[in-house]
RNA sequence: GGACGGUUAGCUCAGCGGUAGAGCAUCGCCUUCACACGGCGGGGGUCGGGGGUUCGAAACCCUCACCGUCCA
Numbered sequence: 001g002g003a004c005g006g007u008u009a010g011c012u013c014a015g016c017g018g019u020a021g022a023g024c025a026u027c028g029c030c031u032u033c034a035c036a037c038g039g040c041g042g043g044g045g046u047c048g049g050g051g052g053u054u055c056g057a058a059a060c061c062c063u064c065a066c067c068g069u070c071c072a
Stems, first nucleotide, its partner, number of pairs: 001071007010024004018055001026042005048064005
């Protein structure tokens, strides 16, 4: 330099163009003499940056950045 994949919650990852989710973590309550386990509930996201298409974009297109694999 080229090809491909990836970037979404603190972490690991889902997500037909139509209100962004799960598990774990975290916080509160229940349970216990207490802790752990367990049960119930809550908070937490400018969806990597910038443009474009569209009535509407996490998703489609362009570009940039970063990470990974392969080729040279």